[in-house]
A computed fold for a 330-nucleotide part of an RNA from Peptoniphilus sp. GNH, annotated as large-subunit ribosomal RNA, domain IV.
Context: one part of a larger RNA
RNA sequence: CCUUUGUUAAGGAACUCGGCAAAAUGACCCCGUAACUUCGGGAGAAGGGGAGCCUAACCAGAAAUGGAAGGCCGCAGUAAAAAGGCCCAAGCGACUGUUUACCAAAAACAUAAGUUUCUGCGAAGUCGAAAGACGAAGUAUAGGAGCUGACACCUGCCCGGUGCUGGAAGGUUAAGGGAAAAAGUUAGCGCAAGCGAAGCUUAGAACUGAAGCCCCAGUAAACGGCGGCCGUAACUAUAACGGUCCUAAGGUAGCGAAAUUCCUUGUCGGGUAAGUUCCGACCCGCACGAAAGGUGUAACGAUUUGGGCACUGUCUCAACAAAGGAUCCG
Numbered sequence: 001c002c003u004u005u006g007u008u009a010a011g012g013a014a015c016u017c018g019g020c021a022a023a024a025u026g027a028c029c030c031c032g033u034a035a036c037u038u039c040g041g042g043a044g045a046a047g048g049g050g051a052g053c054c055u056a057a058c059c060a061g062a063a064a065u066g067g068a069a070g071g072c073c074g075c076a077g078u079a080a081a082a083a084g085g086c087c088c089a090a091g092c093g094a095c096u097g098u099u100u101a102c103c104a105a106a107a108a109c110a111u112a113a114g115u116u117u118c119u120g121c122g123a124a125g126u127c128g129a130a131a132g133a134c135g136a137a138g139u140a141u142a143g144g145a146g147c148u149g150a151c152a153c154c155u156g157c158c159c160g161g162u163g164c165u166g167g168a169a170g171g172u173u174a175a176g177g178g179a180a181a182a183a184g185u186u187a188g189c190g191c192a193a194g195c196g197a198a199g200c201u202u203a204g205a206a207c208u209g210a211a212g213c214c215c216c217a218g219u220a221a222a223c224g225g226c227g228g229c230c231g232u233a234a235c236u237a238u239a240a241c242g243g244u245c246c247u248a249a250g251g252u253a254g255c256g257a258a259a260u261u262c263c264u265u266g267u268c269g270g271g272u273a274a275g276u277u278c279c280g281a282c283c284c285g286c287a288c289g290a291a292a293g294g295u296g297u298a299a300c301g302a303u304u305u306g307g308g309c310a311c312u313g314u315c316u317c318a319a320c321a322a323a324g325g326a327u328c329c330g
Stems, first nucleotide, its partner, number of pairs: 001325008010316002014314001019311001029049003036041001038150001052072003058067003073077001085309007092301002097109002113148007125134003151296004156226003161223002163219005170214003176208002182202004188195002227245005254288001255285001266282005
């Protein structure tokens, strides 16, 4: 010096991104226990007290047993072991659960529940070349797929685009059917140029022809979307109001500097002597918003943030000690 450990005056988070680490709390019993709440919880809330041993005729009890009173021992009702820190306020996720075997355990995944859609059974869907298998020895209170994610209150407007579903009048449209025109060949005709029947060959127009697409409707807990400018009230400011342009429709309720706010340490209030964080408000939402759900919410969490009590070598500021190493000397 390193590792592990112990103790520490006064202070007590001043350390630090952050109380990281350490300290502290600690079994059992009794008393006592708030907000809130889904009435189950919260709760071991918090906080506080007692607890040496013996006896028991008295008291309580069905009894076990407990107790008033009394007695014994010690300087002391003690030591060791075992052995929750707690509270307040927010965010996220309802919860128990699951996960990156070996840097992430979470706010991610799942979940019950909600909803949409497909599926009538030889089901839909999936695997397979097929046979066949799963689905299921199930049958719409079932099974598959998607989204949301307990519960409470709710879930607004837009079907123009894309998708899906339905429709079938018209337009377009394949193979196939169909065979017109045309071309080649040459019997023949012609002095020649050339014309040219039938047959054969090449070729293939009209017409016929399904779904689809165009078209017509429906559908947003389908993919998605949810405006701009100007003016206006008897201080000023603001604009309930009006005008105008555009749109499929112009963001409703609720929430809002938010896990979303650039400007921004917004402004005000609270907490501190002092607060870019935190809490409560405001609303000017760069760029919240309603199942890619919105807003709340008891309980829960090795979750995230802020504050407090207790506690401490985290620190002011370091010291000493022990064990085991390393190094040096022998």

The source organism's lineage runs through Bacteria, Bacillota, Tissierellales, Peptoniphilaceae and Peptoniphilus.
The coordinates come from a structure-prediction model, not an experiment, and the mean pLDDT is 84.
The full RNA is in RNAcentral, with records from ENA.